Annotation: Two RNAs folded together computationally: RNase P RNA and transfer RNA, 449 nucleotides in total. Rfam match: Bacterial RNase P class A. From the family's description: Ribonuclease P (RNase P) is a ubiquitous endoribonuclease, found in archaea, bacteria and eukarya as well as chloroplasts and mitochondria. By type it is a ribozyme.
[in-house]
RNA sequence: CAAGUAGGCUGGGUGACCGCCGUUCCAGAGAACACCAAUCUCUGAAAGGGAGGAAAGUCCGGGCUCCAUCGGGCAGGGUGCUGGGUAACACCCAGGAGGGGUGAUCCUACGGAAAGCGCCACAGAAACAUACCGCCCCAGCAACUUUCCUGGGGUAAGGGUGAAAUGGUGAGGUAAGAGCUCACCGGCAACUGAGUGAUCAGUUGGCUGGGCAAACCCCACCCGGAGCAAGACCGAAUAGGAGGACCCUUAGGACGCCCGACCAAUGUCCUCGGGUUGGUUGCUUGACCCUGGAGGCAACUCCAGGGCUAGACAGAUGGUCACCGGUCCAGCUAUGCUGGAUCACAGAACCCGGCUUACAGGUCUACUUGGUGC
RNA sequence: GGGCCCGUAGCUCAGCGGUAGAGCAGUGGACUUUUAAUCCAUCGGUCCUCGGUUCGAAUCCGAGCGGGCUCACCA
Numbered sequence: 001c002a003a004g005u006a007g008g009c010u011g012g013g014u015g016a017c018c019g020c021c022g023u024u025c026c027a028g029a030g031a032a033c034a035c036c037a038a039u040c041u042c043u044g045a046a047a048g049g050g051a052g053g054a055a056a057g058u059c060c061g062g063g064c065u066c067c068a069u070c071g072g073g074c075a076g077g078g079u080g081c082u083g084g085g086u087a088a089c090a091c092c093c094a095g096g097a098g099g100g101g102u103g104a105u106c107c108u109a110c111g112g113a114a115a116g117c118g119c120c121a122c123a124g125a126a127a128c129a130u131a132c133c134g135c136c137c138c139a140g141c142a143a144c145u146u147u148c149c150u151g152g153g154g155u156a157a158g159g160g161u162g163a164a165a166u167g168g169u170g171a172g173g174u175a176a177g178a179g180c181u182c183a184c185c186g187g188c189a190a191c192u193g194a195g196u197g198a199u200c201a202g203u204u205g206g207c208u209g210g211g212c213a214a215a216c217c218c219c220a221c222c223c224g225g226a227g228c229a230a231g232a233c234c235g236a237a238u239a240g241g242a243g244g245a246c247c248c249u250u251a252g253g254a255c256g257c258c259c260g261a262c263c264a265a266u267g268u269c270c271u272c273g274g275g276u277u278g279g280u281u282g283c284u285u286g287a288c289c290c291u292g293g294a295g296g297c298a299a300c301u302c303c304a305g306g307g308c309u310a311g312a313c314a315g316a317u318g319g320u321c322a323c324c325g326g327u328c329c330a331g332c333u334a335u336g337c338u339g340g341a342u343c344a345c346a347g348a349a350c351c352c353g354g355c356u357u358a359c360a361g362g363u364c365u366a367c368u369u370g371g372u373g374c
Numbered sequence: 375g376g377g378c379c380c381g382u383a384g385c386u387c388a389g390c391g392g393u394a395g396a397g398c399a400g401u402g403g404a405c406u407u408u409u410a411a412u413c414c415a416u417c418g419g420u421c422c423u424c425g426g427u428u429c430g431a432a433u434c435c436g437a438g439c440g441g442g443c444u445c446a447c448c449a
Stems, first nucleotide, its partner, number of pairs: 001370010012324007020050002023047002026044006052345001056356002059354005064227004069261006076223005081095005096110001097108004111218002116216001118212003132159002134155007142147001167185006188205007231281004241272006252263002288307008325343008375448002377443005384398004392429001400416005422438005
């Protein structure tokens, strides 16, 4: 210098004018009251605050709230190498195995197919226990010295089919063949050693027995449902209603089903009918952020100090102009100037931890490979 | 805001591991004086898109895109 790998940061700036949503404070007016203070509402002025790394998709996990409460079984769903982290997870960290890359490094839904049950279209003889062609042996017949035909048998080495054909290579062996025997490799099982474990290393053995579980299933572990339009309080309004069932039994109660306990009339449920569509709260200080120290390979945890960040409810966070900055284009008196265009993805609504997806441009750190110079 | 569902021919739908169909519509022909109806033939698919599992995906899994539930899904 070129090509790459991994990780992080940033996500236009300044000013003026006009607006929007909260907070604090001041002034004025009003409500209610006998009056004042306080409170509430409206108006005006001032100060200060006002989107993100993904606020998104709503794909996982939790907090919080309600369903009165507890237990068991079935069904259903999820996760799936090992160990750890965490409130929890399908997330993260460390490791193992397999795979890609020269490498830095990246990817993996990665338990079980000798528990069962299924599927494997077409082709092919056969898709899991099978002989189509071929090879070999025997018998018969014909020919007559190894060939045709027929029958019986052996054989998975070769051909052919297929995505996949009964471990691979080589040697021996045989009528021809074959783990039939042997060597090495692969796979399986047992033992020994190392490791918390996945697993690795070694020895021995029998020679070995297709794939699919993102098919059913088996094994291990986990899971109640609904969601802030959850829920709570106040006000207003209405018929604070009518009819019926019930604790012996039934219906109902945790919204898949069943059972047991338990609740149960100031109750619960079913049917019919009516009113309101307001206010307050939940609401933003939180498994939060920064700095330092300690433990740990790390994720992360603990301790000390410091910091504070929008809360709307038809839903704010905006618009215009000027200058600067970046990018592109054009012109010129050309290393500058002038003019024009443009400014990534996107936009909170109960809150967090993740994942995934979108993203113009700029910038930093570490590392790898190749080239060149000293 | 939350929750749920759907995407296959022009339209309405079936098919849920084995090479994609039905009805209507369209086109051509027959019948008819003509049209309709009827009959025959025919055209027409990126199975919303991209990845993965599998020998093989419309179907199974993941991600994305689009649409609907108009308040009779939830105050």